[in-house]
Context: one part of a larger RNA
RNA sequence: CCAGUGGGACGCUGAGACCCCGUAGAGCUUUACUGUAGCUUGUAGCUGUUAUAUUGCUGUGUUUGCACAGUGUAUAGGGGAGGCUUCGAAGCAUUGUUUCCGGACAAUGUGGAGCCACCGAUGUAACACCCUACCUUCAUAUCGAUAUGACUUACCUGAAAGGGAACACCUAUAAGCGGACAGUUUGAGUGGGGCGCUCCCCUCCUGAAAAUGUAUCAGGAGGAACCUAAGGUCAGCUCAGCCUGGUUGGAAACCAGGUGUAGAGUUUAAGAGCAAAAGCUGGCUUGACUGAGAUCUGCAAAGCAAAGGUUUCAGACACGAAAGUGUGGUCUAGAGAACCCCUAUGUCCCUCUUACUGAGGGCUAGGAUUGAUAGAAAAGCUACCUCGGGGAUAAUUGAGUGGUGCCGUGCUAGAGUACAUAUCGACCACGGCGCUUGCGACUCCGUCGUCGGCUCUGCUUAUCCUGGCUGUGCACAAGCAGCCAAGGGUGCGGGAGUUCACCGAUUAAAAAGCAUCGUGAGCUGGGUUUAGUACGUUGUGAAACAGUACGUUUUAUAUCUACUAGGGG
Numbered sequence: 001c002c003a004g005u006g007g008g009a010c011g012c013u014g015a016g017a018c019c020c021c022g023u024a025g026a027g028c029u030u031u032a033c034u035g036u037a038g039c040u041u042g043u044a045g046c047u048g049u050u051a052u053a054u055u056g057c058u059g060u061g062u063u064u065g066c067a068c069a070g071u072g073u074a075u076a077g078g079g080g081a082g083g084c085u086u087c088g089a090a091g092c093a094u095u096g097u098u099u100c101c102g103g104a105c106a107a108u109g110u111g112g113a114g115c116c117a118c119c120g121a122u123g124u125a126a127c128a129c130c131c132u133a134c135c136u137u138c139a140u141a142u143c144g145a146u147a148u149g150a151c152u153u154a155c156c157u158g159a160a161a162g163g164g165a166a167c168a169c170c171u172a173u174a175a176g177c178g179g180a181c182a183g184u185u186u187g188a189g190u191g192g193g194g195c196g197c198u199c200c201c202c203u204c205c206u207g208a209a210a211a212u213g214u215a216u217c218a219g220g221a222g223g224a225a226c227c228u229a230a231g232g233u234c235a236g237c238u239c240a241g242c243c244u245g246g247u248u249g250g251a252a253a254c255c256a257g258g259u260g261u262a263g264a265g266u267u268u269a270a271g272a273g274c275a276a277a278a279g280c281u282g283g284c285u286u287g288a289c290u291g292a293g294a295u296c297u298g299c300a301a302a303g304c305a306a307a308g309g310u311u312u313c314a315g316a317c318a319c320g321a322a323a324g325u326g327u328g329g330u331c332u333a334g335a336g337a338a339c340c341c342c343u344a345u346g347u348c349c350c351u352c353u354u355a356c357u358g359a360g361g362g363c364u365a366g367g368a369u370u371g372a373u374a375g376a377a378a379a380g381c382u383a384c385c386u387c388g389g390g391g392a393u394a395a396u397u398g399a400g401u402g403g404u405g406c407c408g409u410g411c412u413a414g415a416g417u418a419c420a421u422a423u424c425g426a427c428c429a430c431g432g433c434g435c436u437u438g439c440g441a442c443u444c445c446g447u448c449g450u451c452g453g454c455u456c457u458g459c460u461u462a463u464c465c466u467g468g469c470u471g472u473g474c475a476c477a478a479g480c481a482g483c484c485a486a487g488g489g490u491g492c493g494g495g496a497g498u499u500c501a502c503c504g505a506u507u508a509a510a511a512a513g514c515a516u517c518g519u520g521a522g523c524u525g526g527g528u529u530u531a532g533u534a535c536g537u538u539g540u541g542a543a544a545c546a547g548u549a550c551g552u553u554u555u556a557u558a559u560c561u562a563c564u565a566g567g568g569g
């Protein structure tokens, strides 16, 4: 120099598609949230005529009105001494209506002159007749309502005839249904994420490194209510236990005496505190008050709200003779913002309005299992996925570690008939390796191609065979155990993607490992791990499954280096 091979340049290409994060996006689902089309139903408009049935208001007419007593069926009030009658009284007959079964009313016929009231009796009330009302019944008129029909002129349809028809269509309004569609949400912490658990407050111990304070999904034990007295005040008293004595009476009931620094009790966890009390008993009471200020904790030494505490002033009170004490409970827990809405209070304030008044707003107080507790109103799937990022964070290699794993050492209890050490060897103790599996998350997410096989090479020795030795519970043969030794060898098959494992026939033997679990810019692509499809199971569903099955693109002309063959100097 030429031709090659592809070990390396953590080679080239492509801001990793896996994983996590983002108060990023999109597609899909649903009994997530909030809506919208659409549908259903009611009402009103477009929208007229009429019949029947039922029914409502009003008017007219008609009819009805019974406690007992009273001749007898007394609606209420008023007027009233007369009224009706040959335009046919009483009575009688028939029919009808009604009934409290006593009767009442009407019509027709007959009859041919009286009948009723007043008076009296009864009774709360007195009758004829007239007027005004109420109740009951019936009839009728106007205006309606409901239901069912009929009609035709609106309206619809049709070239017309005709058909449908006040329905439907359309419009408005109200209610219901409503992933058909839309917009969104779907917490954080987290030794990756998910599943689990936790999230605010109070008490104690350790961590906490001898002041105070101090984190972790550090270790451990708990509590978050109750009380009108278990609050306030005044007064008196002293507890638990033990000893002695005393009827029933005993270890223990009640009584007396003694001793008794708290060993009791104090509403409630724990820790502090408390004896003429903060404990126990009794009396009276409501300070578990109203208004205003300061200050502390909350939140150490920056800021931070609600809530909680301490203290002062003013007012009105309780108890006490008084001094005084009392702003709940001896102290540390028992807690909750703004908006909207509701409730309450007041000779309250403002706006509008009214004959009286009414409507709205405000001031003040009260009303959250707003527990993800300084408080959005809120469910999922994505392997159809996308973007921005991360080695701040997982899955593979590496590095670290070496619990686990493998290999070994010390010590001998024991087994080995006898005898620890031919061989095996518990308990205990100490190492080596970095091959298994973990651990943490150091390297890599603007990318180091992931299992197994094929191919090819080098190395280690803790040696499977072959070689040289030693011990033996070595007669020989065959073994068992150990020492030296890595020169060479360590093969072929069956099913399974398999590594591994199992099985078969051989063999001197069919050793164990390392090299980015050697080796995909060398091959393969069976497995894992895309999109499609199916089964089982789970889920309402979209979908999901270290469950299964079929299928599924393996890029590249080699610059340097390395190596191989050849050639030239």
Base pairs, nucleotide, nucleotide: 001566003564004563005562007561008560009559019390020389021388022387024386025385026382027381028380029379032184033183034182035181036180038177039176040175041174042173043172044171045170048151049150050149051148052147053146054145055144056143058141059140060139061138065134072127075133076132077131078130079129082116083115084114091110092109093108094107095106096105097104098103155164156163157162187199188198189197196217201223202222203221204220205219206218225267226329227328231285232284233283234282235281236280237279239263241259242258243257244256245255246254265274266273268334270332271331272330289315290314291313292312293311294310295309296308297307317326318325319324341367342366343365344364346363348362349361350360351359352358398442400439401438403437405433406432407431408430409429410428414424415423451526452524453523454522456518457515458514459513460512461511464489465488466487467484468483469482470481471480472479492504493503494502532550533549534548535547536545537544538543
Notes
The part of an RNA shown here (large-subunit ribosomal RNA, domain V) has 569 nucleotides and comes from a marine eukaryotic metagenome. The RNAcentral record of the full RNA draws on MGnify. The prediction has a mean pLDDT of 81. Its Rfam family is "Bacterial large subunit ribosomal RNA".